This is a predicted structure of a 1366-nucleotide RNA (small-subunit ribosomal RNA) from an uncultured organism. The sequence is in RNAcentral, with records from ENA. It matches the Rfam family "Bacterial small subunit ribosomal RNA". Rfam links the family to the GO terms structural constituent of ribosome and ribosome. Its mean pLDDT, the model's own confidence on a scale to 100, is 84.
[in-house]
RNA sequence: GCAAGUCGAACGCGAAAGCCUUCGGGUGAGUAGAGUGGCGGACGGGUGAGUAAUGCGUGGGGAUCUGCCCUGUAGUGGGGAACAACCCGGGGAAACUCGGGCUAAUACCGCAUACGUCCUACGGGAGAAAGGGGGCCUUCGGGCUCUCGCUGCAGGAUGAGCCCACGUCCGAUUAGCUUGUUGGUGGGGUAACGGCCUACCAAGGCGACGAUCGGUAGCUGGUCUGAGAGGAUGACCAGCCACACUGGGACUGAGACACGGCCCAGACUCCUACGGGAGGCAGCAGUGGGGAAUAUUGGACAAUGGGCGAAAGCCUGAUCCAGCAAUGCCGCGUGUGUGAAGAAGGCCUGCGGGUUGUAAAGCACUUUCAGUGGGGAAGAAAAGCCGAGGGUUAAUACCCCUAGGUCUUGACGUUACCCACAGAAGAAGCACCGGCUAACUCCGUGCCAGCAGCCGCGGUAAUACGGAGGGUGCAAGCGUUAAUCGGAAUUACUGGGCGUAAAGCGCACGUAGGCGGUGAGGUCAGUCAGAGGUGAAAGGCUGUAGCUCAACUAUGGAAUUGCCUUUGAUACUGUUAUGCUUGAAUCGAGUUGAGGUCAGCAGAAUGUGACAUGUAGCGGUGAAAUGCAUAGAUAUGUCAUAGAAUACCGAUUGUGAAGACAGCUGGCUGGACUUGUAUCGACGCUGAGGCUCGAAAGCGUGGGGAGCAAACAGGAUUAGAUACCCUGGUAGUCCACGCCCUAAACGAUGUUUACUCGAUGUUGGCUUUUAGAAGUCAGCGUCCAAGGGAAACCAUUAAGUAAACCACCUGGGGAGUACGUCGGCAACGAUGAAACUCAAAGGAAUUGACGGGGGCCCGCACAAGCGGUGGAGCAUGUGGUUUAAUUCGACGCAACGCGAAGAACCUUACCUGGACUUGACAUCUCGGGAAUUCCGUUGAAAGGCGGGAGUGCCUUUAACGAGGAAUCCGAUGACAGGUGCUGCAUGGCUGUCGUCAGCUCGUGUCGUGAGAUGUUGGGUUAAGUCCCGCAACGAGCGCAACCCCUAUCUUCAGUUACCAUCAGGUGAUGCUGGGGACUUUGGAGAUACUGCCCCGGUUAACGGGGAGGAAGGUGGGGAUGACGUCAAGUCCUCAUGGCCUUUAUGUCCAGGGCUACACACGUGCUACAAUGGUAUGUACAAAGGGAAGCGAUCCCGCGGGGAGGAGCUAAUCCCAAAAAGCAUAUCAAAGUUCGGAUCGGAGUCUGCAACUCGACUCCGUGAAGUUGGAAUCGCUAGUAAUCGCGGAUCAGCAUGCCGCGGUGAUACGUUCCCGGGCCUUGUACACACCGCCCGUCACACCAUGAGAGUUGGCUGUACCAGAAGU
Repeated sequence: GCAAGUCGAACGCGAAAGCCUUCGGGUGAGUAGAGUGGCGGACGGGUGAGUAAUGCGUGGGGAUCUGCCCUGUAGUGGGGAACAACCCGGGGAAACUCGGGCUAAUACCGCAUACGUCCUACGGGAGAAAGGGGGCCUUCGGGCUCUCGCUGCAGGAUGAGCCCACGUCCGAUUAGCUUGUUGGUGGGGUAACGGCCUACCAAGGCGACGAUCGGUAGCUGGUCUGAGAGGAUGACCAGCCACACUGGGACUGAGACACGGCCCAGACUCCUACGGGAGGCAGCAGUGGGGAAUAUUGGACAAUGGGCGAAAGCCUGAUCCAGCAAUGCCGCGUGUGUGAAGAAGGCCUGCGGGUUGUAAAGCACUUUCAGUGGGGAAGAAAAGCCGAGGGUUAAUACCCCUAGGUCUUGACGUUACCCACAGAAGAAGCACCGGCUAACUCCGUGCCAGCAGCCGCGGUAAUACGGAGGGUGCAAGCGUUAAUCGGAAUUACUGGGCGUAAAGCGCACGUAGGCGGUGAGGUCAGUCAGAGGUGAAAGGCUGUAGCUCAACUAUGGAAUUGCCUUUGAUACUGUUAUGCUUGAAUCGAGUUGAGGUCAGCAGAAUGUGACAUGUAGCGGUGAAAUGCAUAGAUAUGUCAUAGAAUACCGAUUGUGAAGACAGCUGGCUGGACUUGUAUCGACGCUGAGGCUCGAAAGCGUGGGGAGCAAACAGGAUUAGAUACCCUGGUAGUCCACGCCCUAAACGAUGUUUACUCGAUGUUGGCUUUUAGAAGUCAGCGUCCAAGGGAAACCAUUAAGUAAACCACCUGGGGAGUACGUCGGCAACGAUGAAACUCAAAGGAAUUGACGGGGGCCCGCACAAGCGGUGGAGCAUGUGGUUUAAUUCGACGCAACGCGAAGAACCUUACCUGGACUUGACAUCUCGGGAAUUCCGUUGAAAGGCGGGAGUGCCUUUAACGAGGAAUCCGAUGACAGGUGCUGCAUGGCUGUCGUCAGCUCGUGUCGUGAGAUGUUGGGUUAAGUCCCGCAACGAGCGCAACCCCUAUCUUCAGUUACCAUCAGGUGAUGCUGGGGACUUUGGAGAUACUGCCCCGGUUAACGGGGAGGAAGGUGGGGAUGACGUCAAGUCCUCAUGGCCUUUAUGUCCAGGGCUACACACGUGCUACAAUGGUAUGUACAAAGGGAAGCGAUCCCGCGGGGAGGAGCUAAUCCCAAAAAGCAUAUCAAAGUUCGGAUCGGAGUCUGCAACUCGACUCCGUGAAGUUGGAAUCGCUAGUAAUCGCGGAUCAGCAUGCCGCGGUGAUACGUUCCCGGGCCUUGUACACACCGCCCGUCACACCAUGAGAGUUGGCUGUACCAGAAGU
């Protein structure tokens, strides 16, 4: 700004501008306009604040009204008085208003008339109206007629008001509500019934089938979801209701208590001259505000519809259209075909390639949509006009109907649609790629940055973060967020549960309610069937049709599971009346019992007291102490007294509803069971509320009090010990009366009834039997079948199969807490949340691991012994410290004489300094030179510089020359190199449990399954070794054996070994001939197997003993190490992924360091001495090594060693002396004739080189140490202990390591410590007890409760004031 006006055909008035003008005026024009009057503003449009029922939905009912519309009927006669407009005057800023005067009507008021209407006392009374327009006639008075109106009455249609039944959210931490309340009578009121209102009377009415109160909410058709039942919801469209700034009120009217009417009060906004006024977008647009968020101040009445009008027409933000937004649904496009050099680029790579990918380019086509130009429907039928026919009429008017003609009417609209033109031209994004869930790689990052719906990713190889390439899904959309349903059988009506997972009230009695045995009738409420009415339309489903398809729309059908009416059926349920006996009860006869209650009595024990005997302790504990006791205890005897509880019987027993109940006797009393040819006749079951009982503790009053014993005291224990143990000890425990009302009040299993294999024990009856047995009823137990159960388990005493009823559960914690209420004297009980927080909490079972659980067994595990370590000195390794560096690794056992079987240089990885950069080493390319070798100079060396000698081999060529192989030099870049990092990325190798006896598999069987069985059990063994048994039967890796060494014998062979016999020879010797006997060597064999005997054992395995035998039960030793554990060790042996480095973290060289030294630890050596030291003499091994080697005799040196060189390639020669031992002598208990460190001097050897930093020798020196604290190690037989010898490494360096032989000791046994194996048990552990886990305190924060107070909003009750209006 617009959304409600219209009618001059109801009425009276009535301009102006402009134009013309003869200036008078005419025209405009009886137009615009206001007013009176009529109809409409109660429809249409908006919104959901209120409302839990004055509402809505479905179905009924009767005491009502209804304008316009339709039908019928009867009328429409005759008068009167006003008020607006208008004129004049006044007030006010305005809105507006006041006074006077004139006037019309379909405005208003009477009179007449009244079929029907209303009232009535049945006599009677009351009550209407309006005219307008057209035509014709007219004597202009009027008449006739048509039409639109008007009035009364009746009926209809439509719309509306009222009543009833049923349905319609949550809360009981809301249980009682109500006084006009419930009903009646009279009166009033309404269109109408009615406490709707009023006066009186009665005392009713509603409520656990949830009243009242509080919270929330418009209801429905429908919508979303779901297989359905349901759950959630009520936008658009349609029906109903309510509301219109907030609250109240009426007026007018057919209809309102009225969205664009009135009055009052209030809040707010605006105007004002301050006196007063105006307003109500939850109409359409639009603005502001709020918000995560929601559009144009558009066009048109062309269509549909509405109001007024006779009509033309006017009005219509209803409506029809357009605009904005991918908000939704549907359709279309962004090209199609061909195209391998599989282009380039990107990404990945095992470097070959793969992938993007026929994708692109290229070639050949098409042109929807968008663009430009042109054409072009339907939505329009009417009305009007013309004339024709018919109807009406007196009529050819008017009006109506029919067909025809004519003339127009389109907002949308540059419409839909069609044609032409040009050109692949203008048109693809979003999310995701660990699993759920379709789709994988690289790089970056490094528990950071980040992701995440749940589980969970990220700590240096991230398909999970970020990017990229690729892929997957959807597509003009795609993701996210919020919400609803589903999945969720996770509130279970369909369709769940309650022994242990959440869940059976502690138990009974019993009200309401629910359910209820059997026969035959009545009835037909439930139930079932048929028919009728209704269940609006739209929507959904479905058939068909229209837009090119679809969305969309039109039309038909089915459906609308419901309610009502009616007619039938009568099995079942109900109801009614009548029977029955089997459920229940009663009666008779018996029986059992710790059933209850009251009274009396008894003995044992304990405490105390008295007396007596008697003397030094008693008591108590793991051990003690407190305590008692010479003032006479404990102990013993006699007597007395007190209280409480009742041994034996006694039990797997009995009784009771449960709690519970135990000496004996008596009184009173409840129940159960058995039996009967008795009686009654469904009287029953369960049981919300209600009510009774209800262990122990506790409370109140009064008693009682022996023992026991919270609190308390003392003594112990202990780090502490407000505990466990001990000595005392008060409430209490006991009795009477009254409360409390809870327990793991448990069978963690509600009550009742019926059914479903058996076995066995027992209690109380009955039947039966010669006895035993047997049967049956009611209990109390055990085992087991079917069945059930998640399993464990339950199983006629169900947790089975069914029925009835009740209680209870819905993740853990918060919490059985808070608030409120009820109960209680109190303590406390009953009822019983939320905020917040977690992703679990829980049950049963399985496999392990663990246990200061159990059983069995083994091991130098303990015990019995021997010798050590820990104390000393030294050696060696480690830590620490130091340092330029003291390279690195190894860390309980299972690192520490370990890697290292040997660091002066080298090794060497470290440090300092000097050098090199395709490199010390490998391959390839190019160029040059044979290789090789010598000399000079400089330097610490590496290296640098300079010079000389030398021309080889193969192929080819006539020759020059060219090429090639090995090798050297130079250059270039690919690359080399790394003892740099990661052993938690790895391979391989190794340690360890442990040489422990275990670890598994196939098939079968059992179990829902994880798993079990086998592998457990009875024996036995070193052994899962073997035997027997067994739902297991077999098998594999382990054990054992097979292999090596050693012990005995046989045989063969016999040199370098051997020498009995024979012979020879020597000073002596197997020295020689010879021998093959012995020893021995090394080939082949044998032997030992519980084979034999006795005993035991299951006629077994096997064990004990014995014989024989070199050896006896694995003869001894070695090698051999199951499945696995420890993210054990090693990237520095080697190999290797990734990362890092590349004139250095690589390579070469010199010197230094790994050898440091306040200290601590480990492993060893030597000792501390007489079982010894020293000296002299003397005897006996084994196993090894030796050619850049071992090195004899002899000579020299005190010695280390030197000179020298025989022999030896080694059963031949050498190292090589074995030592302890034995014999003799000496030392005599001491820091020594022990011990040998340290230091001084002098040397030897190895080696370029012994300063840092080697070993050895000689002389001298002669430290600590007198057997070692707590603690701790090794060893069971040729072992420990002790004695020496050899080897590897190695130039040299051994107290270490690996070997060799000589001499040569103790174990009752398995209680305990440690480790291990098997079985079993508990577990809240599974990173597995080095586990898990509880509470306080401190600080900060979050949520909740309480709290003296304070403030705002809403509201109740009471009270005050009281407008408009009725």